A computed fold for a 364-nucleotide RNA from Candidatus Aerophobus sp., annotated as Bacterial RNase P class A. The RNAcentral record of the sequence draws on ENA.
[in-house]
RNA sequence: AGAGGGAAUGAGGUGACCGCGGGAUACCUUAUUACAGGUAUCCUGGGGAAAGUCCGGGCUCCAAAAAAGGGUACUGGGCAACACCCAGGAAAGGUAACUUUACGGAAAGUGUCACAGAGACCAAACCGCCGCAGUAGUCCGAAGGACUGCUGCGGUAAGGGUGCAAAGGUGGGGUAAGAGCCUACCAGUGAAAAAGUGAUUUUUCACCUGGACAAACCCUACCCGGAGCAAGGCCAAAUAGGAGGGUUUAACCCUCGGGUAGGCUGCUGGAGGCUUAGGGUAACCUGGGUCCUAGAUAAAUGGUCACCACCGAAGGGAUAUUUCCCUUUCGGUAACAGAACCCGGCUUACGUUUCCCUCUUUCC
Numbered sequence: 001a002g003a004g005g006g007a008a009u010g011a012g013g014u015g016a017c018c019g020c021g022g023g024a025u026a027c028c029u030u031a032u033u034a035c036a037g038g039u040a041u042c043c044u045g046g047g048g049a050a051a052g053u054c055c056g057g058g059c060u061c062c063a064a065a066a067a068a069g070g071g072u073a074c075u076g077g078g079c080a081a082c083a084c085c086c087a088g089g090a091a092a093g094g095u096a097a098c099u100u101u102a103c104g105g106a107a108a109g110u111g112u113c114a115c116a117g118a119g120a121c122c123a124a125a126c127c128g129c130c131g132c133a134g135u136a137g138u139c140c141g142a143a144g145g146a147c148u149g150c151u152g153c154g155g156u157a158a159g160g161g162u163g164c165a166a167a168g169g170u171g172g173g174g175u176a177a178g179a180g181c182c183u184a185c186c187a188g189u190g191a192a193a194a195a196g197u198g199a200u201u202u203u204u205c206a207c208c209u210g211g212a213c214a215a216a217c218c219c220u221a222c223c224c225g226g227a228g229c230a231a232g233g234c235c236a237a238a239u240a241g242g243a244g245g246g247u248u249u250a251a252c253c254c255u256c257g258g259g260u261a262g263g264c265u266g267c268u269g270g271a272g273g274c275u276u277a278g279g280g281u282a283a284c285c286u287g288g289g290u291c292c293u294a295g296a297u298a299a300a301u302g303g304u305c306a307c308c309a310c311c312g313a314a315g316g317g318a319u320a321u322u323u324c325c326c327u328u329u330c331g332g333u334a335a336c337a338g339a340a341c342c343c344g345g346c347u348u349a350c351g352u353u354u355c356c357c358u359c360u361u362u363c364c
Base pairs, nucleotide, nucleotide: 001360002359003358004357005356006355007354008353009351012308013307014306015305016304017303018302020045021044022043023042024041025040026039027038028037029036047336051347052346054345055344056343057342058341059228060227061226062225069224070223071222072221073220074088075087076086077085078084089103090101091100092099093098104219105218109217110216111213112212113211126160127159128156129155130154131153132152133151134150135149136148137147138146139145140144168186169185170184171183172182173181187209188207189206190205191204192203193202194201195200232265233264234263235262242256243255244254245253246252247251272291273290274289275288276287277286278285279284309333310332311331312330313329314327315326316325317324318323
């Protein structure tokens, strides 16, 4: 200098005034269904993601039985649980630090592989290469032979060509030409041994060897009831229909019940935060101490002023430079975004700086 990984922070501080939500206390008003309404004082009032609603739970009601259906998918551990987290393996990328991965099975079966190409899976031969036969030509020539072209039959899969992909790759031998035909190394599959809890790794032997796709159906293993705080519970004006009683013969009154509006509850103290000791590589666990910190319902959490602080600009001063100091000056203190039953995660959005660790290159 350029990179990689991680952590902190989400903000200015103090005071005053005004405004809004919640709580406590006091007083007042109405007794209107209800814990109703108002005033004063004091206390208190958003986030790291409150977001997306993508996973996993708590809680509540419904249903309780399987099937259908859905989900997860390398290994071990953590956790209430998870698709999350930690550690490890493998593969891929990077010189490296490090990063990424829907990472079970294609030798159970079915299916697909467009176009091109001879051939896309129990194979096949377009151009080639090689052999044999026939035939034409040329050359040498005693017989005969050599070369070239064409035709037919056969061998082959080196080379070319097609394609995302062509039946292991490279070298040597071998052959008429070739071919795992043979061999060495590499890759692969299987077996054994060793190491490891395991994924897996290493070594030895055997076989020369079975295309790809499961984010196609499918198979294997494991897991999963459904709906959601507009859940659910309590109180209850009004109104319809209903039951009982009374007055009285036409309706009215009373009580019960019903349940809408509305109110209360659920509601915030919890798998909680901070700190410390121990265990563990770590995630995390155990013990001690300490703290409690929003509960609205069309939805509050904001604004103004003063002083101070920080940053930048301008001016002045000191200094060789880096830099430092001062000011009746000016400007700025933002972004993403806002609780709505509560937790654990993931993902996405975004501001300001600061700190720690590691790698590579160059110079001293």
Its mean pLDDT, the model's own confidence on a scale to 100, is 76.
Rfam family: Bacterial RNase P class A. By type it is a ribozyme.